[in-house]
Molecule: transfer RNA
Organism: Coemansia sp. Benny D115
RNA sequence: GGCCCUGUAGCUCAGCGGAAGAGCGCUCGUUUCCGAUGCGAGAAGUCCCAGGUUCGAACCCUGGCUGGGUCG
Numbered sequence: 001g002g003c004c005c006u007g008u009a010g011c012u013c014a015g016c017g018g019a020a021g022a023g024c025g026c027u028c029g030u031u032u033c034c035g036a037u038g039c040g041a042g043a044a045g046u047c048c049c050a051g052g053u054u055c056g057a058a059c060c061c062u063g064g065c066u067g068g069g070u071c072g
Stems, first nucleotide, its partner, number of pairs: 001071005007065001010024004018055001026042005048064005
């Protein structure tokens, strides 16, 4: 340098056109003498960046960036 994959909550990941979810973690409540466990509730996201297509984009297209793989 060519090609392919990846980027979504603090972490690990789902979601592949109708507009954001799970598990773990965190906070509060309940339970307890106090914790842990269990149960209930909640907070937390410019969906890597910039353009484009579309009535509508995390999702499709183009360029860039990050990390990984492969070929030379």